Overview:
A computed fold for a 468-nucleotide part of an RNA from an uncultured bacterium, annotated as small-subunit ribosomal RNA, 3' major domain. Rfam family: Bacterial small subunit ribosomal RNA.
Context: one part of a larger RNA
RNA sequence: UGACGGGGGCCCGCACAAGCAGCGGAGCGUGUGGUUUAAUUCGAUGCAACGCGAAGAACCUUACCUGGGUUUGACAUGUUGGAAGUAGCGCCUGGAAACAGGUGGCGACCCGUAAAAUCGGGAACCAGCACAGGUGCUGCAUGGCUGUCGUCAGCUCGUGCCGUGAGGUGUUGGGUUAAGUCCCGCAACGAGCGCAACCCCUGUCGCUAGUUAAAGCUGUCUAGCGAGACUGCCCCGUACAACGGGGAGGAAGGCGGGGAUGACGUCAAGUCAGCAUGGCCCUUAUGUCCAGGGCGACACACACGCUACAAUGGCCGGUACAGAGGGCUGCAAGGCCGCGAGGCGGAGCUAAUCCCAAAAAACCGGUCUCAGUUCAGAUUGCAGGCUGAAACUCGCCUGCAUGAAGGCGGAGUUGCUAGUAACCGCAGGUCAGCACACUGCGGUGAAUACGUUCCCGGGCCUUGUACA
Numbered sequence: 001u002g003a004c005g006g007g008g009g010c011c012c013g014c015a016c017a018a019g020c021a022g023c024g025g026a027g028c029g030u031g032u033g034g035u036u037u038a039a040u041u042c043g044a045u046g047c048a049a050c051g052c053g054a055a056g057a058a059c060c061u062u063a064c065c066u067g068g069g070u071u072u073g074a075c076a077u078g079u080u081g082g083a084a085g086u087a088g089c090g091c092c093u094g095g096a097a098a099c100a101g102g103u104g105g106c107g108a109c110c111c112g113u114a115a116a117a118u119c120g121g122g123a124a125c126c127a128g129c130a131c132a133g134g135u136g137c138u139g140c141a142u143g144g145c146u147g148u149c150g151u152c153a154g155c156u157c158g159u160g161c162c163g164u165g166a167g168g169u170g171u172u173g174g175g176u177u178a179a180g181u182c183c184c185g186c187a188a189c190g191a192g193c194g195c196a197a198c199c200c201c202u203g204u205c206g207c208u209a210g211u212u213a214a215a216g217c218u219g220u221c222u223a224g225c226g227a228g229a230c231u232g233c234c235c236c237g238u239a240c241a242a243c244g245g246g247g248a249g250g251a252a253g254g255c256g257g258g259g260a261u262g263a264c265g266u267c268a269a270g271u272c273a274g275c276a277u278g279g280c281c282c283u284u285a286u287g288u289c290c291a292g293g294g295c296g297a298c299a300c301a302c303a304c305g306c307u308a309c310a311a312u313g314g315c316c317g318g319u320a321c322a323g324a325g326g327g328c329u330g331c332a333a334g335g336c337c338g339c340g341a342g343g344c345g346g347a348g349c350u351a352a353u354c355c356c357a358a359a360a361a362a363c364c365g366g367u368c369u370c371a372g373u374u375c376a377g378a379u380u381g382c383a384g385g386c387u388g389a390a391a392c393u394c395g396c397c398u399g400c401a402u403g404a405a406g407g408c409g410g411a412g413u414u415g416c417u418a419g420u421a422a423c424c425g426c427a428g429g430u431c432a433g434c435a436c437a438c439u440g441c442g443g444u445g446a447a448u449a450c451g452u453u454c455c456c457g458g459g460c461c462u463u464g465u466a467c468a
Stems, first nucleotide, its partner, number of pairs: 001468002003465003007462007015452002019416005026307008034298002042053002064293007073131001077130006088106002090103005109122004133282002136280003142276002144271003147267001149265001154193006160169003173184003199259004204227007213218001230253001233247005309409001313368007325356003330349002335344003375406001380401007422444007
């Protein structure tokens, strides 16, 4: 000087408390451990791994296993030589395919020459050489990127001063703030990276323009510009400061709400499988091609979710109200067929124009009457639909039948302070198909916070130390 303390002081944070909804029990989904397996590819492992890489494992993906092929190679560059109806396509045989063998059936391209498939060269092909290739190892050799402490308020420098020195001072102190924010003081005076502001969205108003919306005027709409909030005004407190409390006006106050933005550093944190890359290793194989299988196994254990256990509910009928998105080998209306999934068909739309599209919870009326039920829907049987060469292993959906556990969940544990939690649906990316996940969007819309003793994490000062 740091680090640490079941030392002290001050102060923060959904950290506790106060509340609301959950998880932990059930069934199912997904991930992981374990076990199993020919293989169940690999990585991630307290917080900060476990719906994580994976924003889509039937083939492909795929890195794994079994089997069958191949060796200048699936791919690149250079070089030597070679061959002519060459490359390529088609056909035949074997085969699961890859591939191997055969075949005058067709048959190229570029530059120069040119009558031409002629000649020379190139590309392509064959043989060879140099090399390719490796998701093989090392994230403890690395770059880059990322997580975390933490959006925490800190981390430093120049000069001066103090100290033999390590170092200190500044950055400590008194107030104050969300903040090393600001004020005052002070052997310090300044400065940098952080904080804040500048950027985006949103809340109010004005102006301009308007394909679309609207019959039109016009507009809460679209997209551009601007105004507005600054403790500016009043009162009180305080050191007359910074600032705090109250009030007026205002759509909005004292950072209005949200986002982007992550200092010096810490964890030899994560990633050699995104990519790049040193070293090491393989080179008829640890490369590469193909078929099938596996990544989907199942006595178990954990993590995260979905659906429930019902009457603030279930079912039936009727009637409303969004936002944000997507759409051309795409979205698809009206119509017709089907109980339905869906099918036929194709108007319109390169989309503020048309379509996906019905929003759902809600509201109105009816029914059920506390029951393992008209709750709940697992599981299983049968019959179908869709995508796709192909749904056996292993997709999604529909109808009929079947109706399991489940009576609100032990110890414990999670999220959330307002348009938030909770509840409700909608869209998108991925994608042929497949969403209970993820990323967004709106609708309905709470309760509680006395307080900081305690648990967890953190900041500043101080104290102890046999630790560095």